A computed fold for a 71-nucleotide RNA from a Sandaracinaceae bacterium, annotated as transfer RNA. The coordinates come from a structure-prediction model, not an experiment, and the mean pLDDT is 84. Rfam family: tRNA. By type it is a transfer RNA.

[in-house]
RNA sequence: GCGACCGUAGUUCAGCAGCAGAACACUGGCCUUCCAAGCCUGAGGCGCGAGUGCAAAUCUCGCCGGUCGCU
Numbered sequence: 001g002c003g004a005c006c007g008u009a010g011u012u013c014a015g016c017a018g019c020a021g022a023a024c025a026c027u028g029g030c031c032u033u034c035c036a037a038g039c040c041u042g043a044g045g046c047g048c049g050a051g052u053g054c055a056a057a058u059c060u061c062g063c064c065g066g067u068c069g070c071u
Stems, first nucleotide, its partner, number of pairs: 001070007010024004018054001026042001028040003047063005
């Protein structure tokens, strides 16, 4: 320098155009003499910009970051 893939919650990942989800972690409560476990509950996120479209996390383009490969 070229190419491919990835970027969604604190962490690991789903979601391939129509309400953003799970697990773990965290808050509060129940239970317990206390802790843990268990049950209930709550908070928390689509890398940035533009385009297409009635509608974009999702499709297109650019940028940024990461991983891998080639030279």